The prediction has a mean pLDDT of 77.
c-di-AMP riboswitch aptamer (ydaO/yuaA leader) from Modestobacter lapidis, 153 nucleotides, folded computationally.
It matches the Rfam family "c-di-AMP riboswitch aptamer (ydaO/yuaA leader)". Rfam links the family to the GO terms cyclic-di-AMP binding and regulation of gene expression.
């Protein structure tokens, strides 16, 4: 000098998760303001007979639906095998939605279609009220794809 990893610090994504500030026994407790979510009236909507199932119903989130396997378990019909259907798990394709460096549209490319929480109860809903402000993750000598376009400056 290169190459290779860290760590600061900046730059950025997803998502509501952002800023100030007070007291502190330094563990940690609070309070504005932005944001973002539940509950909560007229009004509106909804409500019925009979059957026959059944797994009560709700909410944040884009995260819902269909569907295959010559893989495993369990169970039922069937005449033992063959077959064949439920259900559970595994592995899979697809999808309604949803993301990509200020903002709309359109193309093109890559990606995501989880997880959680209420506890038998909640439709919208003005005053009212009652919470949350997390977490993950990419770049750094490099990210920032193209055409329109509105807006700023």
């Nucleotide at each position: 000098g290169a190459g290779c990893g860290g760590a600061c610090g900046c730059c950025g994504c997803c998502g509501a998760g952002u800023c100030g500030c007070c007291c502190u026994c330094c563990g940690g407790g609070g309070c504005g303001a932005g944001c973002c979510g539940g509950g909560g009236a007229c009004c509106c909507a909804u409500c019925g007979a009979a059957g026959u199932a059944c797994u009560g119903g709700g909410g944040u989130g884009a995260a819902u639906c269909c569907u295959g396997c010559u893989c495993c378990c369990g169970g039922g019909c069937g005449c033992a095998c063959c077959g064949u259907c439920c259900g559970g798990g595994g592995c899979g394709g697809g999808u309604a939605g949803g993301g990509c460096c200020g903002c709309u549209u359109c193309c093109c490319g890559c990606c995501c279609g989880a997880a959680c929480c209420c506890g038998u109860c909640a439709g919208c809903u003005a005053a009212c009220u009652c919470g949350g402000u997390a977490g993950g993750c990419g770049g750094c000598a490099a990210c920032c794809g193209g055409a329109a376009g509105a807006a700023c400056g």